Predicted 3D model of a 113-nucleotide RNA (FMN riboswitch aptamer (RFN element)) from Kandleria vitulina DSM 20405. The source organism's lineage runs through Bacteria, Bacillati, Coprobacillaceae, Kandleria and Kandleria vitulina. The same sequence occurs in records of 2 taxa. The sequence is in RNAcentral, with records from Rfam and Ribocentre. Model confidence (mean pLDDT): 82 of 100.
RNA sequence: AUAAAUCUUUGGGGCAGGUGAAAUUCCUGAUCGGCGGUGAUAGUCCGCGAGCGCAAGCAUGAAUCGGUGUAAUUCCGAUACCGACGGUAUAGUCCGGAUGGAAAAAGAUGGUG
Numbered sequence: 001a002u003a004a005a006u007c008u009u010u011g012g013g014g015c016a017g018g019u020g021a022a023a024u025u026c027c028u029g030a031u032c033g034g035c036g037g038u039g040a041u042a043g044u045c046c047g048c049g050a051g052c053g054c055a056a057g058c059a060u061g062a063a064u065c066g067g068u069g070u071a072a073u074u075c076c077g078a079u080a081c082c083g084a085c086g087g088u089a090u091a092g093u094c095c096g097g098a099u100g101g102a103a104a105a106a107g108a109u110g111g112u113g
Base pairs, nucleotide, nucleotide: 001112002111005109006108007107008106009105010104015029016028017027018026030093031092032083033082034048035047036046037045043081044080051058052057063079064078065077066076067075085096086095087094
């Protein structure tokens, strides 16, 4: 310095009011944003993870306009939009599977030069 390998640690955020017999689920207003990539920072671009299945596999949401710039659907301004499964008065925000697991990140060991 460094490919494969092994091990360890880390690894998702968020609610008030109103109506009602009952809703953090409806209505009004508010609020949150995992991981890698991308000429420049991304919930909405390209992918991945979270769900189901013994497995092969299946399922898998959402953005435009203007500005700056060498470069941005990522920054700035404006206005929008989206959110697994089970439970329950219909849920991104409550409870549960989950003191779980994953994308992945960091470190260590060992090996090699």